[in-house]
Overview:
Model confidence (mean pLDDT): 81 of 100. Transfer RNA from Pleonosporium sp., 73 nucleotides, folded computationally. Its Rfam family is "tRNA". It is recorded under the gene name trnM-CAU.
RNA sequence: AGUAGGAUAGUUCAAAGGUUAGAACAUUAGAAUCAUAAUCUAUAAGUUGUAGGUUCAAAUCCUACUCCUACUA
Numbered sequence: 001a002g003u004a005g006g007a008u009a010g011u012u013c014a015a016a017g018g019u020u021a022g023a024a025c026a027u028u029a030g031a032a033u034c035a036u037a038a039u040c041u042a043u044a045a046g047u048u049g050u051a052g053g054u055u056c057a058a059a060u061c062c063u064a065c066u067c068c069u070a071c072u073a
Base pairs, nucleotide, nucleotide: 001072002071003070004069005068006067007066010025011024012023013022018056028042029041030040031039049065050064051063052062053061
């Protein structure tokens, strides 16, 4: 320099253009226990990397940019 893939909750990931963007783990509170852990219940946490475009409607489609990973040179 080129090609491909990726960026969504604190972390790991889902969501094939249409319901309020969900799950697990973790956090917080409670239950239970002599106590702790495990277990059970509940809670909160997202400008979906940035800026535009298409559409009645975009995390999803298109364009540019930023960053990360792999490959080629």

The source organism's lineage runs through Eukaryota, Florideophyceae, Rhodymeniophycidae, Ceramiales and Pleonosporium.